Transfer RNA from an Aggregatilineales bacterium, 73 nucleotides, folded computationally. The coordinates come from a structure-prediction model, not an experiment, and the mean pLDDT is 82. Its Rfam family is "tRNA". Gene Ontology term of the family: triplet codon-amino acid adaptor activity.
RNA sequence: GCCCCUGUAGUUCAGUGGAUAGAAUAGGAACCUUCUAAGUUCAAGGUCGUAGGUUCGAGUCCUACCGGGGGCG
Numbered sequence: 001g002c003c004c005c006u007g008u009a010g011u012u013c014a015g016u017g018g019a020u021a022g023a024a025u026a027g028g029a030a031c032c033u034u035c036u037a038a039g040u041u042c043a044a045g046g047u048c049g050u051a052g053g054u055u056c057g058a059g060u061c062c063u064a065c066c067g068g069g070g071g072c073g
Stems, first nucleotide, its partner, number of pairs: 001072007010025004018056001028042004049065005
């Protein structure tokens, strides 16, 4: 330099172009317990890497760039 994969909650990951973007886990609160752990319940937590484009509508499709991983030279 070229090619491929990947980027979504603190973390690990789902998410046919169409309702308000979800789960697990961590953290918080309550219940339970003599206390802790375990368990149950609840709430919160996201400008979906950045900037454009296509579309009535984009996390999803297209382009460029940025970060991570891999391959070729």